[in-house]
RNA sequence: CCUGGCUCAGAAUGAACGUUGGCGGCGUGGAUUAGGCAUGCAAGUCGAGCGAGAAGUGUUUUUUGCUUGCAUUAAACACGGCCAGCGGCGCAAGGGAGAGUAACGCGUAGAAAUGUACCCCGAGGUCCGGGAUAGCUGCGGGAAACUGCAAGUAAUACCGGAUAAUGUCUCCUGACUAAAGUUUUUCGCUCCGGACUAAAGUUUUUCGCCUCGGGAGCAGUCUGCGUACUACUAGCUUGUUGGUGGGGUAAUGGCCUACCAAGGCUACGAUGGGUAGUGGGCGUGAGAGCGUGGCCCACCACACUGGGACUGAGACACUGCCCAGACACCUACGGGUGGCUGCAGUCGAGAAUCUUCGGCAAUGGGCGCAAGCCUGACCGAGCGACGCCGCGUGUGGGAUGAAGGCUUUCGGGUUGUAAACCGCUGUCAGUGGGGAGGAAGGCUCUGUGAAGAGCAGAGCUUGACCUAUCCGCAGAGGAAGUCCGGGCUAAGUUCGUGCCAGCAGCCGCGGUAAUACGAACCGGACAAACGUUAUUCGGAAUCAUUGGGCUUAAAGGGUGCGCAGGCGGCCGUUCAAGUCGGGUGUGAAAGCCCUCGGCUCAACCGAGGAAUUGCGCCCGAUACUGUUCGGCUAGAGGGAGACAGAGGCGAGCGGAACUGAUGGUGGAGCGGUGAAAUGCGUUGAUAUUAUCAGGAACACCGGUGGCGAAGGCGGCUCGCUGGGUCUCUUCUGACGCUCAUGCACGAAAGCUAGGGUAGCGAACAGGAUUAGAUACCCUGGUAGUCCUAGCUGUAAACGAUGAGCACUUGGUCGGGGACCUUCCCAUAGGUUCCCGGCCGAAGCGAAAGUGUUAAGUGCUCCGCCUGGGGAGUAUGGUCGCAAGGCUGAAACUCAAAGGAAUUGACGGGGGCUCACACAAGCGGUGGAGGAUGUGGCUUAAUUCGAGGCUACGCGAAGAACCUUAUCCUAGAUUUGACAUGUACGGAUUAACUCUGUGAAAGCAGAGCCACGCCUUCGGGUGGAACGUACACAGGUGCUGCAUGGCUGUCGUCAGCUCGUGUCGUGAGAUGUCGGGUUAAGUCCCUUAACGAGCGAAACCCUUAUCCUUAGUUGCCAGCAUUUUAAGUUGGGGACUCUAGGGAGACCGCCGGUGUUAAACCGGAGGAAGGUGGGGAUGACGUCAAGUCCUCAUGGCCUUUAUGUCCAGGGCUGCACACGUCCUACAAUGGUGCGUACAAAGGGAAGCUACCUCGCGAGAGCAAGCAAAUCCCAAAAAGCGCGCCCCAGUUCGGAUUGCAGGCUGCAACUCGCCUGCAUGAAGCCGGAAUCGCUAGUAAUCGCGGGUCAGCAUACCGCGGUGAAUGUGUUCCUGAGCCUUGUACACACCGCCCGUCAAGCCACGAAAGCCGGGGGGGCCCGAAGUCGCUGAGCUAACCCGCGGGAGGCAGGUGCCUAGAGUCAACUCCGCGAUUGGGACUAAGUCGUAACA
Repeated sequence: CCUGGCUCAGAAUGAACGUUGGCGGCGUGGAUUAGGCAUGCAAGUCGAGCGAGAAGUGUUUUUUGCUUGCAUUAAACACGGCCAGCGGCGCAAGGGAGAGUAACGCGUAGAAAUGUACCCCGAGGUCCGGGAUAGCUGCGGGAAACUGCAAGUAAUACCGGAUAAUGUCUCCUGACUAAAGUUUUUCGCUCCGGACUAAAGUUUUUCGCCUCGGGAGCAGUCUGCGUACUACUAGCUUGUUGGUGGGGUAAUGGCCUACCAAGGCUACGAUGGGUAGUGGGCGUGAGAGCGUGGCCCACCACACUGGGACUGAGACACUGCCCAGACACCUACGGGUGGCUGCAGUCGAGAAUCUUCGGCAAUGGGCGCAAGCCUGACCGAGCGACGCCGCGUGUGGGAUGAAGGCUUUCGGGUUGUAAACCGCUGUCAGUGGGGAGGAAGGCUCUGUGAAGAGCAGAGCUUGACCUAUCCGCAGAGGAAGUCCGGGCUAAGUUCGUGCCAGCAGCCGCGGUAAUACGAACCGGACAAACGUUAUUCGGAAUCAUUGGGCUUAAAGGGUGCGCAGGCGGCCGUUCAAGUCGGGUGUGAAAGCCCUCGGCUCAACCGAGGAAUUGCGCCCGAUACUGUUCGGCUAGAGGGAGACAGAGGCGAGCGGAACUGAUGGUGGAGCGGUGAAAUGCGUUGAUAUUAUCAGGAACACCGGUGGCGAAGGCGGCUCGCUGGGUCUCUUCUGACGCUCAUGCACGAAAGCUAGGGUAGCGAACAGGAUUAGAUACCCUGGUAGUCCUAGCUGUAAACGAUGAGCACUUGGUCGGGGACCUUCCCAUAGGUUCCCGGCCGAAGCGAAAGUGUUAAGUGCUCCGCCUGGGGAGUAUGGUCGCAAGGCUGAAACUCAAAGGAAUUGACGGGGGCUCACACAAGCGGUGGAGGAUGUGGCUUAAUUCGAGGCUACGCGAAGAACCUUAUCCUAGAUUUGACAUGUACGGAUUAACUCUGUGAAAGCAGAGCCACGCCUUCGGGUGGAACGUACACAGGUGCUGCAUGGCUGUCGUCAGCUCGUGUCGUGAGAUGUCGGGUUAAGUCCCUUAACGAGCGAAACCCUUAUCCUUAGUUGCCAGCAUUUUAAGUUGGGGACUCUAGGGAGACCGCCGGUGUUAAACCGGAGGAAGGUGGGGAUGACGUCAAGUCCUCAUGGCCUUUAUGUCCAGGGCUGCACACGUCCUACAAUGGUGCGUACAAAGGGAAGCUACCUCGCGAGAGCAAGCAAAUCCCAAAAAGCGCGCCCCAGUUCGGAUUGCAGGCUGCAACUCGCCUGCAUGAAGCCGGAAUCGCUAGUAAUCGCGGGUCAGCAUACCGCGGUGAAUGUGUUCCUGAGCCUUGUACACACCGCCCGUCAAGCCACGAAAGCCGGGGGGGCCCGAAGUCGCUGAGCUAACCCGCGGGAGGCAGGUGCCUAGAGUCAACUCCGCGAUUGGGACUAAGUCGUAACA
C1' cells in the first nucleotide's frame, strides 16, 4: 500500500430498565401462556301477526252504606304491555385474536357453470277451505336441570284446493307450480225515527304477502402470473390422471360412485421437513434494495380440543344444537352445568402493557308504521413521559467583579451579571365570574295539499363528556434534570486510589504524579426529559442488478467427451412472441408527495390534485432478438497430396552395467565414515579373468527440442492405431461454442488374485552420533518397485492463471511445412501458416509482475470465493474390499488472520574490508605471602551507592576523634546548628569572666558591661541581640522508572542527515549505489541527481630540526679575576637552555603502476615522508546505563523528629569466594664498597641546608628560600672491584617478641617509621585468561595531589630498552554491499506438540424420558345419505275396508376418537469417552521462521 473482518457516529420502535419529572393537545398501551377464569354487562325487538291477560286507570251496569253525590261489592268492555308463550325479522353483522395455513390462502389481471333475505325498478296477483299446537288448566316424575300424560285454544304458524305464465321440466305434445293478513278512512246493513254497541259487508289509506323479469350490493366457483428457507428431503401418487354412465350441489369439477384406460407431478425442485396469516402499508436507504406486517383499512382463517349436521337467503354458526375428549363447578351421588381469542376485571408466567368508569347526546347497526327499545359497536372520561407536537420554569438593569466553592506560578484566575439589590411583566398552574360550540332531530298545533305523504310556520323538548375563549384577583411567587468530557467525538483541572477498587461500544485505561477508576469544581450535549439494553435498516461496493472478485490476499473443477440448458455467421422473406409508440380499463380507501383550508402555531384533521414505476385489452411500428421459408460461404466439417513426432497398444530383438553361480590367477584384508563400528574374509573375500544365469532400466544423441486433453511419453525393429500441421480450394452448407447432472481417462502410494524379484528399499534388526536419538550417517533387509487382470480416484494433478472467438506497437531465438529471388544444386535473404521460448511499448495490476501463448480491450458459457480458528472436523447421505474419497456444518472463541513491497535488526547466508581480533612474539594473571576492593558470614552497628564488557586500588585526591550519613548504644535539645519576616515583652540581656554538675553536649547560678537618635536629663524611642509566640527552617529521608546537569559505553567506529529535483499510489528510494582509492562517506571517475550540514581531516597544545628576538635566578667558548675547589666574580650571547615569534612536510620533485584521475609503490633531498609521534577534541543515536549521597529540582514523607548537638563504638569485625595490585620464588641474581648520568614537580601553620647527638627512625641548633637563585634531592637500574656457589640458601620476607622514634587532645580497638631478634608460605604456578606493534613491551628509580600523621593505590616524570608480525582460515567486535525472514521489546526474537491444572461449548455412547406426522389391524359416538320400517300416524284421496305420505325403530357405508402393532423423525437426559476453544509466570523436548 492492498485484501479483509470487527467496532463506532445516523434514523427508527406497541418497547423495557436506571435517574429525574411543571402543564396541555393528538395518538397509543398484554408483543410472553390461542394459559386458566370469579363477577357484571356485550342481541334483541315487534301488541299495527296471535291467544291469554297481572297491577293499575276509565266507562257502563250492578250491590251495599247513605249527608243525592261520594265511597264500596260484583260483572262486562276499553285502555294498559309486567312475566312467559306461538309467530315474524335479527342473532351469519358489529366486536376479538392470529392458533392453523407455503395454500388459488393472499395480491393482481381475467373467466363462466351460480345463489341472493332486507333495498330499488317494472309486470301480474293476493280466491275458497281445513286440521293441529304452545301458552293456559288439571294430574304426575325429579335435589336440580328439566320433563311426562290428559283436556282444550289462536294466528302474517301449518296444510289442501282453485287460478297460472313472462316461470320450471319436456319426447315439443303436454305436465307442474303461489299467496296473509294488518292498519286507517268512508259508506252501508242489522236492532222501531235518533243515539250507542257488536258482527257481516263496501270503499279508501299504511305496512305487508305471492309469482315473474331486471338492478345494486354481497357471496360461492374456476384460471394466468407473483408469493420466504431447506437437496445433509430425489423421487411422489391408486380416486391417483383421464374417459363413460349415475349420484350430488345454488353452481363447474373424482366433489362422490361403478366400469374402462394407465396415466399424472418432478432438477423451471415434485414429495418431505422446519418457519410463517396475506396485502395496502410501515422502518431505513440517494436509489436499487433490505427488514417488517403493532395501531387503521381489505381479505383469510379461528372461537376450550376434535367431529357432525340442523335451521336459514346466508352458518356447518364466538355469547345455537348433538357427540367424543380434557379441564372446572353444582349435587340429595341418581344426575346435571360451563366455555372472556367481546368490554372491564382476576390469577399465572414474564423485563413488560391500563378503569370491574360515564352515556346512547353524536355517528352507525337491529327491530318497529312510529314513538321508542337494545347496542362494552361507538362517543367520551380515567391510568401510563409509551410516542409525536407545543408552552413554561421569568425579563431589563446590576462590579465592591461580594461571600462561598474550585484552582494557583500565591500575583491571580474561574464560577460570574451569575447572585444579592433595584425596576418590570403576568404565559402555564391556582382562585372567582361570564360563556360560543359539538343539535342534526323529535313531538304538538296551524296552513298548503286528495292525503295522517311532502313542504312552510309557531310552540315545547333532547349533552355522557369537553369546555375553547373572555373578564377579574394575588404574586417571581409552584415548576430542571440526565448523560458525557483519552481517541473515534463537542467538552479538563485538582484530590483520592495504586493491576486494588473499578471502567470499557472498539482501541484500551488502573502496578504512587490516572485529562480513561471514585469525588469535587469547571466545561460540553440534549432538555421534561436524559442515558442504558434489545431489535431493524444505514454506513457495508461486507452477496456487488445498479455495484465485487478468483497468478501470489478467500476463490479455476486434475483432464476430456457430451445430453439438457445458455449463447450463436452473411443475404432476403413471413409472423408480430420479446421490444417500441399511442389509446383505454384497472391499480379500494387511508398512508407518502404537492396545493389550499380548519384547530392561536405545531402535532393532528379536512378538501382537491399528483403518484401508484404493475396487470389486462385495443390500435400501430418492424430496426434488433425470436419464428417461418428460401439462399450464401468467410465459422465448422469432408476430400486429394505431402510432412514431423519419446502420441498409444502388442510382439520380437540388442548392448553396457549390476548381482549371483562355476572354473582359473592371487593371498589378507575388504567395505564404510567427519571419525568409527556393525558387516564380509584363510571354509580364500576384495581385486582380476573366462563362461553361464537372471531381472530391471535404456548412457552418449538430449536441446527453455518434439508429441499428447491432462496424467504422462525416451534402446532398436515389425504390426495395429489416435491426433496434428502445410498445400490444393474439389465438396457439404451454420452442421458452431460452452456445458449443471452424466460418462470416460487420471502420477505416486495403497488394496485383491496370480506371477516375477537383479538393483533400490518404508517397516524391522544391528552399528554409530547424542544429555537422550524410536532421526539425520553406516551395515543388512521385508512389503513394494516389474508383469497380467481388477479396485482405488487422490497430488504444490501448478503456468498455483477454465474453455472458445475477435481485436490491440515491436524485437529476437528454436521446431514443422509451403512459396518467391539469387540461371540449376548447396547456401543465403524474403513472404506466409502452425507450434515452443526470451526481452519488452501502451495498457492493466496492491505491488511483485504481466504484456499477441495477457494478468490488455470486448463477447459467450461453465466452476468457485465472502474474516481467522474450530475444520475439510462432526453428523447424515453416497462410493470403496479396506485405507479412505465426495458432499459438508454448528456451538464456542479471537480482533485480527492474510498478500505484496519498505526500513531496520538478525542468520551455525554470501562477498569485500578493518581492529593486539586471531596468528607470530614478549611479559603477566590464575598457585604463595601480603595490600586493597567486593560478595558472603558475623554483629547492637558492621552507613550508603556502583553489578557482564561499561561494578569490584570504583564514589573515597588518603574512616584513630573529626570526616560520618538514625549505622549502633547512651545522653541532651525543640522557632531549633543555619535564613527571612511579623507581633509582643523587658531593660539590661547578648558578648566577656568565673563557679557547680556532667563523659561531653547541655543545664543551673554569680559577676561585669555596651550602641544610634531625641531629651525638659526624669526619661522616651530605635537597630542589633535576647526571651515568648507565629509563619517557617531542617532532612546524606523515598522516587535516577518524574527530571536538569554531568558521566560511562558502542567508538575516534565512519558514519548520521538535510534542501531542491527525480522515481514510487505509498512506506520509501535516489543522493549515500557502482569501478578504483583511503586511516576515513578520504578523494577521483561514472551516474537523476545537484548541492549542503553534523562527524573524519584541518585549525589548538606538546614533542622532534632550524632561524630570529631577548639574556636572569639559566649558560661559559673566548678574555680577565678569585679560591683547595667551584660561573664564584668582571664580563659575554657564541653554545646549551629558557620562552616569545617565525621557517619547515605539500605526494611538492623523479621513475613506475593506474583511466590521462584519485591514489599507490620505489627513489632523491631532508631533522622529520606519506594523518611524523603523543594529546585535547567524541556526529545522529543506543543501553528507562550511572548518579535525588556533588549540585539543582517536581512529587511524596517527616516536624519534641527521619531535624540539631554530643560521648563511646562501628564503617578495619573473619570459616570462606572473587577482582585488581605489591613482593617473591633467585646467579641476567643477592650482598658490601666505590663511582656516573635525569626529567618533571613541590615548598611559608611550608621546604629545611650546614653543624652536633643517636646504630637508626629521629632529635637539637640553625643559615637560606614566597623560589631557573635556597631546600626537598640520595636518582635507581648502570659501571668497577670483592664475597655468595644452587641450598628453602647471604633467595624470600610474612609473622611474632623486645626496645625505640614521629604526628596528633588522644595511636587499646585502629597510624606510620627505626633497631635487634624471629625467619612462614613460596623452587615459576591446572582449566582458563590479560596487556602490548617502538622509544612501545619489559625493567629502573624520581616527583606530586590528598594529607596533622598514614600509599603496594592514583596522577605525572624521565633512565635503560627489546622480540615478533607484513598474513586474514578460524575466535571476538565493527563497517559497506547483497540475500532470506513467520523477528520489530528486533535471535537473550518468534514459536510447535504431548503431559499436568482449571473452565466452557460440542461429538460418540449401553440406554432412559417425551413430542411429531404418517401406516396396518381392531372397536367405533353423534350425524347425513341409502335400505328397511310387521310399530306409530291430524290435514290429501277413498268404494270407509284402506291407500298415499310421514315418523319412531332396525340396519349398511363413511367417520371423530379409543386401543394395539411395527417402523420413521425430532428435542432432552446419560456412567463413560473423544477431540476442540480459552486461561501472565507448571513439565519435557525444540518441529517451523535465517

This is a predicted structure of a 1490-nucleotide RNA (small-subunit ribosomal RNA) from an uncultured prokaryote. The coordinates come from a structure-prediction model, not an experiment, and the mean pLDDT is 83. Its Rfam family is "Bacterial small subunit ribosomal RNA". Its family is annotated with ribosome and structural constituent of ribosome in the Gene Ontology. The RNAcentral record of the sequence draws on ENA.